[in-house]
RNA sequence: GCCCUGAUAGCUCAGUUGGUAGAGCAAGCGGCUGUUAACCGCUGGGUCCUAGGUUCGAGUCCUAGUUGGGGCG
Numbered sequence: 001g002c003c004c005u006g007a008u009a010g011c012u013c014a015g016u017u018g019g020u021a022g023a024g025c026a027a028g029c030g031g032c033u034g035u036u037a038a039c040c041g042c043u044g045g046g047u048c049c050u051a052g053g054u055u056c057g058a059g060u061c062c063u064a065g066u067u068g069g070g071g072c073g
Base pairs, nucleotide, nucleotide: 001072002071003070004069005068006067007066010025011024012023013022019056027043028042029041030040031039049065050064051063052062053061
């Protein structure tokens, strides 16, 4: 220098053919009980890495960039 791949909630990760962003854990609240833990229920929490573009509509497609990992020279 070039190629491949990852970046989504506090953490680990889903997200189908472009159509209102989700799960588990964690957190908060409640139930259960002598109390805690465990268990059960509910709730909050997101500029989907950044900037543009395409589109009625983008986490998803295109371009450039940032950054982690791998490969070639």